Bacterial RNase P class A from Usitatibacter sp., 326 nucleotides, folded computationally. A source record names the gene rnpB. Its Rfam family is "Bacterial RNase P class A". Gene Ontology terms of the family: ribonuclease P activity, dimeric ribonuclease P complex and tRNA processing. The family's RNA type in Rfam is ribozyme. The sequence is in RNAcentral, with records from ENA.
[in-house]
RNA sequence: GAAGCAGGCCAGGCGGUCGCUGCGCCACGCAGGUUGCGCAGAGGAAAGUCGGGACUCCACAGGGCAGCGUAGCGGGUAACUCCCGUCCGCCGUGAGGCGAGGAUCAGAGGAACAGAGACGAGCCUGGUCUUCUCGCAAGAGGAGCCGGGGUGAAACGGCCAAUCUCUACGCGGAGCAACACCAAGUAGGCAGACGACGACGUGGCCCACCGAGUCUGCGGGUAGGUGGCUCGAGCCGCGCGGCAACGCGCGGCCCAGAGGAAUGACCGUCGCGUCCGGGGCGCAAGCCCGGGGCGACAGAAUCCCGCUUACCGGCCUGCUUCACUU
Numbered sequence: 001g002a003a004g005c006a007g008g009c010c011a012g013g014c015g016g017u018c019g020c021u022g023c024g025c026c027a028c029g030c031a032g033g034u035u036g037c038g039c040a041g042a043g044g045a046a047a048g049u050c051g052g053g054a055c056u057c058c059a060c061a062g063g064g065c066a067g068c069g070u071a072g073c074g075g076g077u078a079a080c081u082c083c084c085g086u087c088c089g090c091c092g093u094g095a096g097g098c099g100a101g102g103a104u105c106a107g108a109g110g111a112a113c114a115g116a117g118a119c120g121a122g123c124c125u126g127g128u129c130u131u132c133u134c135g136c137a138a139g140a141g142g143a144g145c146c147g148g149g150g151u152g153a154a155a156c157g158g159c160c161a162a163u164c165u166c167u168a169c170g171c172g173g174a175g176c177a178a179c180a181c182c183a184a185g186u187a188g189g190c191a192g193a194c195g196a197c198g199a200c201g202u203g204g205c206c207c208a209c210c211g212a213g214u215c216u217g218c219g220g221g222u223a224g225g226u227g228g229c230u231c232g233a234g235c236c237g238c239g240c241g242g243c244a245a246c247g248c249g250c251g252g253c254c255c256a257g258a259g260g261a262a263u264g265a266c267c268g269u270c271g272c273g274u275c276c277g278g279g280g281c282g283c284a285a286g287c288c289c290g291g292g293g294c295g296a297c298a299g300a301a302u303c304c305c306g307c308u309u310a311c312c313g314g315c316c317u318g319c320u321u322c323a324c325u326u
Base pairs, nucleotide, nucleotide: 001322002321003320004319005318006317007316008315009314010313012270013269014268015267016266017265018264020041021040022039023038024037025036027034028033043297047308048307050306051305052304053303054302055175056174057173058172062207063206064205065204067171068170069169070168071167072086073085074084075083076082087101088099089098090097091096102166103165107164108163109160110159124149125148127146129144130143131142132141133140134139179227180226181225182224189218190217191216192215193214194213201209234253235252236251237250238249239248240247241246272295273294274293275292276291278289279288280287281286
């Protein structure tokens, strides 16, 4: 220098004008609220809703069957199908990457193409030996045994468990539209069905538990508000332990809470990338000046930890291979 491997970070900056949401303070108003000032206001994936958990309700969710998930060994974590270390196998020259990686002594199922024949053992071919039949003989035919050839990944001996199955372990269901409260409606009415021989009680069934209402239709009405809601397995820095994932200690910080759903629009300027013109210099390669267009994926909705997927471009660290120079 070229080509790569692994990991981490950023996701334009500044200013102005007009707006939106939340909180605090002052003022006004009986109140709904209004004005002014200050502060804060999307992401690394907020996405897919795939795995796990917190939280809420059903019974502080118990037993069995079914079903589902996981699978070398050890560790981390609240937990996981996640993460770390390591063994083994495969790929790569290498840095490294990938792996549902228990069991075929039980039962079932499966194997493309080729090949006579593919899971059942018989029907390919030709050779030695033995034996039988025919034949005077040379020889011909049949049977058995042994060992070959050819096909193929695999040929009376194996393979496949991300096929059923077996073994071990784990899993109750629904989800913030959970759930709770307030207000309103003449607030409840009529009909049918089930129900103390136990209905309903959540989403597979049975048992067990509970104990009086439940479901459907018709006809009417309300379809508003509040809490849950964001201080949390939280973030940053330092130190210690550990190969690491991670843990512990100390110090500092408060960081969106909307809810038909705010977090925006416009302008100026600077910077970066890319594209398109112009001017000047130069033989040319190229250099200089100036202008314009465009700007990745994507938008919180109870919260958290992961995984996966999408992504213009830029930066940093460590390492590998090849080539060259000293």